[in-house]
RNA sequence: UCAGAUGGCCGGAUGGCCGCGGCGGGCGAAAGCCCGUCGAGGAAAGUCCGGGCUCCACGGAAACACGGUGACGGAUAACAUCCGCCGGGGGCAACCCCAGGGAUAGCGCCACAGAAAACAAACCGCCUUCUCCUCGGAGCGGGUAAGGGUGAAACGGUGCGGCAAGAGCGCACCGCGCGACCGGCAACGGAAGCGGCACGGCAAGCCCCACCGGGAGCAAGACCAAAUAGGGACGGCAGGUAACCUGUUUCCGGGUCGCCGUCCGGGUAGGUCGCGCGAGGCGGCAGGCAACUGCCGUCCCAGAGGAAUGGCCAUCUAUCCGCUUCGGCGGUGGACAGAACCCGGCUUACAGGCCAUCUGACGCA
Repeated sequence: UCAGAUGGCCGGAUGGCCGCGGCGGGCGAAAGCCCGUCGAGGAAAGUCCGGGCUCCACGGAAACACGGUGACGGAUAACAUCCGCCGGGGGCAACCCCAGGGAUAGCGCCACAGAAAACAAACCGCCUUCUCCUCGGAGCGGGUAAGGGUGAAACGGUGCGGCAAGAGCGCACCGCGCGACCGGCAACGGAAGCGGCACGGCAAGCCCCACCGGGAGCAAGACCAAAUAGGGACGGCAGGUAACCUGUUUCCGGGUCGCCGUCCGGGUAGGUCGCGCGAGGCGGCAGGCAACUGCCGUCCCAGAGGAAUGGCCAUCUAUCCGCUUCGGCGGUGGACAGAACCCGGCUUACAGGCCAUCUGACGCA
């Protein structure tokens, strides 16, 4: 210098004018006005996980069903997150990726091609008994799994011996399985020795094992509380006895049903709270490889209701485009996006820029 890897940060700047929302103060009868202060993000997004908070349900425990998670050790309020480590895969490397338990518990599946897709099997080929003939072949039967061929995958590989031809049939090496013992908290790693080799793949197919899991969500929920309609209590008035109840029946009574007044309670509109001091931000010290934790100091940092956080101008500037005499000149004018109960993560979107550490190649000293 070029090509990369990882982690972190920023993501227009300054000034002026007009405007919007919250809070505090002042003025005002009110509407409102004035002053001060604060006013989007790293993802506020998707709503995919985990929690706080609220209400509902529930005597405890276990089992079953359903759903989720899945190597090991740690972090955390918790997690499907994070850190460290292990195993597997990719890259020359820095480094990156992995739903990463179990295929001798059982069932199922393995397209096409191929003889055969799993207790085996044989299309071409190789060897051979018998029979026939034109003496080299054909037919029938048996042996074989070396070679050819199919496939994503074919029941170990190479070599020597062996054999009628072959074959772990025998041997050496490699691979594979079991593995005393050693190291490690563990996952796991190493490994003497033993075994001719038996055990294909798929569990984001059913399933088995271990662990975890009540439901709904701020339109949760709590409080205050109009008008109208309806309900209840008390009091007053009215009276037709038309209806009903009741005293066994009739007469005669009482009550309900009607109107007015006062009071009570539920719910609706509306209002208030929930609602931002929090698993909080920043700095320092200490512990730890790290995630993270503890202590000290310091700061207060939007709140809300269909929803404020905006617009214009001037100067500058990143980027991009065009021209260029390579000095510059002209034009454009800022990515993705936008809180709505809150927090920890994950995922997705993002013009461009900055910083730190590391890797490879080349050059120079």